Model confidence (mean pLDDT): 80 of 100. The part of an RNA shown here (small-subunit ribosomal RNA, 5' domain) has 522 nucleotides and comes from an uncultured bacterium. The full RNA is in RNAcentral, with records from ENA.
[in-house]
Context: one part of a larger RNA
Order: sequence, then C1' cells, then structure tokens
RNA sequence: GACGAACGCUGGCGGCGUGCUUAACACAUGCAAGUCGAACGGAAAGGCCUUUUCGGAGGUACUCGAGUGGCGAACGGGUGAGUAACACGUGGGUGAUCUGCCCUGCACUCUGGGAUAAGCCUGGGAAACUGGGUCUAAUACCGGAUAGGACCGCACUUUAGUGUGUGUGGUGGAAAGUUUUUUCGGUGUAGGAUGAGCCCGCGGCCUAUCAGCUUGUUGGUGGGGUAACGGCUCACCAAGGCGACGAUACAUAGCCGACCUGAGAGGGUGAUCGGCCACACUGGGACUGAGACACGGCCCAGACUCCUACGGGAGGCAGCAGUAGGGAAUCUUCGGCAAUGGACGGAAGUCUGACCGAGCAACGCCGCGUGAGUGAGGAAGGUUUUCGGAUCGUAAAGCUCUGUUGUAAGAGAAGAACGAGUGUGAGAGUGGAAAGUUCACACUGUGACGGUAUCUUACCAGAAAGGGACGGCUAACUACGUGCCAGCAGCCGCGGUAAUACGUAGGUCCCGAGCGUUGUCC
Repeated sequence: GACGAACGCUGGCGGCGUGCUUAACACAUGCAAGUCGAACGGAAAGGCCUUUUCGGAGGUACUCGAGUGGCGAACGGGUGAGUAACACGUGGGUGAUCUGCCCUGCACUCUGGGAUAAGCCUGGGAAACUGGGUCUAAUACCGGAUAGGACCGCACUUUAGUGUGUGUGGUGGAAAGUUUUUUCGGUGUAGGAUGAGCCCGCGGCCUAUCAGCUUGUUGGUGGGGUAACGGCUCACCAAGGCGACGAUACAUAGCCGACCUGAGAGGGUGAUCGGCCACACUGGGACUGAGACACGGCCCAGACUCCUACGGGAGGCAGCAGUAGGGAAUCUUCGGCAAUGGACGGAAGUCUGACCGAGCAACGCCGCGUGAGUGAGGAAGGUUUUCGGAUCGUAAAGCUCUGUUGUAAGAGAAGAACGAGUGUGAGAGUGGAAAGUUCACACUGUGACGGUAUCUUACCAGAAAGGGACGGCUAACUACGUGCCAGCAGCCGCGGUAAUACGUAGGUCCCGAGCGUUGUCC
C1' cells in the first nucleotide's frame, strides 16, 4: 500500500459498487420453462344466443381445461467437488467432420392407406398409477410415383494424398398442410453465416525422503464403430513405447483476461465483471434430439428423508428468496416484466427469481455536513505553579449572518423506442368487388423504480464527533496514584518511592464518520 475481511469503541447523509472465503452439509414453503386454436379431433370452465318444468338442454367459437402434434426445454441461472489434463492460454490444422432456427440460389410440394390419444363404456389400486372394449382427427405414422443433383463404383482432369471438375454404370431415397384471401409453412440440394467436435507446436505448481513405469501397453493387418481421424473397440501378428531434458507415484489446485504490490524486473491472488472447462444427492447407463449422455428428463444401484390401508410409492435449492447446522463472519421467504435480452406465436400476447429495481449491512471507494463572521472583562471553571503567573483560549458567552443537510408544504421528470389502436395518403399483386396485406404521415396510448431524482417556498444554529497515540523507532509532556506489585510491550525494553514507558487527569499530536487491533499478500 491492498482486502469479498473479522473484532473493539463510535456513528449524520448521499451516489456507485460489494456481500457464505467455512459444511459440493441437510433442506420446510413459494416461485425459477413454457408457448402455439393461423397443425388436430374437440368443448371441461367462462362469455354470447335460443329454450326451459328453473333441475337443465341445444347452439356459437368470443374463448379454451385436459389430450394428440410442433418448437423450446442442450439457452439463460448456480457452484468449483473433481481435474496437473490438449483442462486452460496462445498459434495453427481439419485433404478426417457435423451444424436446428437464420440468409442466398435452384427444383419440387403428386397419389393412397391403416391406426391411436382425448371422448364413451367397464375393471384393478389406499395412493402413485394402470388394464380391457369401442369411436375419431392431424403439419402424428406408413406405402406408391417423380427427382437434375445426393450416395457407391469406374475412367479422365487438376491438386497437396482422400479435395475440384467432367463423363459413365448402379443403388436405394422426399414432401403437409393451414387461413375466406394475403400470409405462414413443407421437401431435396448447393453455398453462406453461426455454433460445435477432433488433432498438433509452445507455455504456466510442489516433492527424488517417489527411479523405474506400461500389456490394449507400442506398432502393423483386417473387421466393427463414430458426424469424423484414431487401440476408440475386437481378432491375429510383431515386441515394442515412456523415463534424470524427471517418466511413474504422492501432495496441492478449476485455467485465463485480469486484480494487488513494485521504479521496473519480479512476487502474490484468481471474490465481483468477461471467456473457457467441469459438476448437478453418490456411482453407472443409455433414450430422444440439429445439439445432452441432459441442474428443475428417464432407467438401475447406494445413502438419506417423507407418505402408506404394509401390497407399494414419492423426493433431490452447487436457480431466487428463506430454514437448521458449521463458523470470527456474509442480506429480503420484496416489486415489476416499464426497459434490455430470451422461448413460443402471423400477431395481439403469454412465460421469464435472466434482468431491471427497491430492502438490509460504514463492507469498500468517492462526495457533503456537524455552521460562518465578529468577539479580551483574556469571564467562570479545570489543570499547573517558583504563588508572580501560565495554559485550555477567540475557545465560550454575547452580537451579526447563512440554510448545504434536516423538517414542512407545493410542483415534478428523463429512462418510451417499438409493437398496437384510430384517421389520412401512396403504390404493386390477387380478386367481379371489397376486406386484408406493404409503406409513409398525424393523433391516441404503454414506467416496477416513484410522487423517486430534481426544482421552488418557509422555518430553526437548531437534530449530527469520535477513535488511537504521546520513551526511541514516530508527530505529540506534565501532575497525581502505584512501588519488579498492579500492569505495558511491534522491536529495543519500562515498573524495586520523584515512572514523559503502568493507571487516572489536564494538555498535545494524528486521522476523522470513522479510528484502532488481528489475519493475509507485496
């Protein structure tokens, strides 16, 4: 000098940040991932209409529970247990690869079929849930047709080798509709963009009181597997591979941009913010999917907790709050989707503990205030004294002001741009016409924070100062008490009767809403 700090004493305000470093300990409760009726059959609830014996019945689709289906749920958020590793950083390679949504180009979107959930009927079970029968739809599922290109092989070309282009033969392979229309979609393929996988050079910890390690081990051939190369896996063959330039083992540890310190070189750290990685009660596994071996998905095993009718079931806060525990120690079971961003949707919109805000904490940094001017009878009082005085000290009182902050009253934002609604106008296509779609302009309307920030007026010096030190280092000294006692102390060292070193008082010095102490790093 610094800190995610803690402790002691003290404490007025504001702005901006930061806040479980310990038990990756266990978790009550609520919320944190949904959305689409412009994919589908439909109608549980509400609205509207009709009817009614007032129980209800029928219709509509304004709307929509549950269900089928699509997209999302692999993002966002948390944590740092593991990991000494191509995990990370940096620079390359991929002629060894994939890529949903998005953009661009080209070409298509033809024709059929059988089911099933929901529903209805009926069983089992305490529940979780589940069986049977029967009916129905789709952008759900499955055939057929067509397809230059795609894939496989051959030949030629070019190249850096498996890449590019051309020709030829063969194989098997697409599609979906919706809306009154516009729209929104679907399929194949080529390219782009984005994201990801894999490989390599180099770099960054401790211990040699760890010296040898290795059998899928090292290489080859051939199958398999993967989006893809590869002992990735398997069969066979060979006997290799690594190591004092530190293998192997043990210990420790997420890595980096950065942060702290320092003139620098270095040394230390890896909180907040950003990038990457790993993990999601512990261990293992795959499914779905463009993408996971998946925090709020599934299956198995284990520990723990809960429900049970004892037959059987349910759960996973290292999401946001919050609880218990541990600890020197770390916050509200808050408001809002107004903004930014995300998912879905044609849109309105819905969801969003991401986020934006507010709350708590002097935890940190910065700023402001606790008054200003004048005022000598140098008041009273305290302390001290050589009894003359000295000092606190212009300090106080008194007088004259100011109103930052505060209190009260009033005015009152920016953050809002879209999208949307209404009106007007323009042009292109569809169409008999209109509506609608696209664009432009005008108006209306949308704020959690918040009646907040800010501004104006009024009022009162009124409501706001402490902590540590004073032997030397080190700025700042006297008196009394104590008497190697009580005590102090970072080091040197003080204290045994005049202690500037202990305790108290007065004075002084330093910093100041803080000041000291402790811990850690330079």
Its Rfam family is "Bacterial small subunit ribosomal RNA".